[in-house]
Molecule: transfer RNA
Organism: Allosphingosinicella humi
RNA sequence: UCCCCGGUAGCUCAGCGGUAGAGCAUCCGACUGUUAAUCGGACGGCCGAUGGUUCGAAUCCGUCCCGGGGAGCCA
Numbered sequence: 001u002c003c004c005c006g007g008u009a010g011c012u013c014a015g016c017g018g019u020a021g022a023g024c025a026u027c028c029g030a031c032u033g034u035u036a037a038u039c040g041g042a043c044g045g046c047c048g049a050u051g052g053u054u055c056g057a058a059u060c061c062g063u064c065c066c067g068g069g070g071a072g073c074c075a
């Protein structure tokens, strides 16, 4: 310097144009003699940043930032 993958909830990940979801965690409740387990519910993110396309963008396009992998260069 180039190519590929990734960045979405506290964590691990779905969602590939039409109002953002799951599991775990946290909190409340049920159950239980109590705890744990189990079951129900609640809470929680404008989707890495910024422009563009579109009636409408997490999703498509440009640039940049961060992480991982590969290639190249190395007097």
Base pairs, nucleotide, nucleotide: 001071002070003069004068005067006066007065010024011023012022013021018055026042027041028040029039030038048064049063050062051061052060